[in-house]
RNA sequence: UCCCGGGUAGCGCAGCGGUAGCGCAGUUGGCUGUUAACCAAUUGGUCGCCGGUUCGAAUCCGGCCCCGGGAG
Numbered sequence: 001u002c003c004c005g006g007g008u009a010g011c012g013c014a015g016c017g018g019u020a021g022c023g024c025a026g027u028u029g030g031c032u033g034u035u036a037a038c039c040a041a042u043u044g045g046u047c048g049c050c051g052g053u054u055c056g057a058a059u060c061c062g063g064c065c066c067c068g069g070g071a072g
Base pairs, nucleotide, nucleotide: 001071002070003069004068005067006066007065010024011023012022013021018055026042027041028040029039030038048064049063050062051061052060
């Protein structure tokens, strides 16, 4: 320098044009002599950044940044 994959909640990941979700973690309550476990409810997101396409973009297109792998 070029090619490929990835960047979404505190962490691990889904979602590939039409409300952004699951698990764990967190908070509150229940249960228990207490803790853990279990049960119920619940908080948390400028979807890496900037632009474009579209009625509508996490999703499609362009540029850039970061992480991993490959070629030279």
Source information: Predicted 3D model of a 72-nucleotide RNA (transfer RNA) from Candidatus Falkowbacteria bacterium RIFOXYA2_FULL_47_19. The organism belongs to Candidatus Falkowiibacteriota, within Bacteria. Rfam family: tRNA. The family's RNA type in Rfam is transfer RNA. From the family's description: Transfer RNA (tRNA) molecules are approximately 80 nucleotides in length.